RNA sequence: CAACCGAAUACGCCUAAUCCCCAACCGGGGAGCGGGGGAACCAGCAUGUGGGGUGAAUCUCGCCUCCGAGCGAGUAGGGCAGGCUUCCGACCCGAACCCGUCAGUUAACCCCGUCGGCAGCAGGAAGCGACAAC
Numbered sequence: 001c002a003a004c005c006g007a008a009u010a011c012g013c014c015u016a017a018u019c020c021c022c023a024a025c026c027g028g029g030g031a032g033c034g035g036g037g038g039a040a041c042c043a044g045c046a047u048g049u050g051g052g053g054u055g056a057a058u059c060u061c062g063c064c065u066c067c068g069a070g071c072g073a074g075u076a077g078g079g080c081a082g083g084c085u086u087c088c089g090a091c092c093c094g095a096a097c098c099c100g101u102c103a104g105u106u107a108a109c110c111c112c113g114u115c116g117g118c119a120g121c122a123g124g125a126a127g128c129g130a131c132a133a134c
Stems, first nucleotide, its partner, number of pairs: 012118003018031005032114006042104001048101001050102001051099004059074005077093003083128006
């Protein structure tokens, strides 16, 4: 000096996942944000090669393989930092789970969630806004 591991640190980041009140053992209520079901009209003519939902997380090729699983390279798409947004660049993600034969859209109406994770990254430019001073 670099790499790896662990701990600490959170005004910050991913996500809908934050805030307030009552209770104070369990728990309960509300606001905000988010998701699902559900008419007419319209659309559609589906239904074992089942179908559908949350989510950025789809799809292609190759390797391995009896199949499956797994691995690799890409990719639709997504994230990216100290007031906010946009552009450029580098970097990162590109999963997982659920319903159970069943759901197009969908007013009224009904139901549900408000978890979890993250420390060597935070570079440059433009515009806007706020505050302060005068």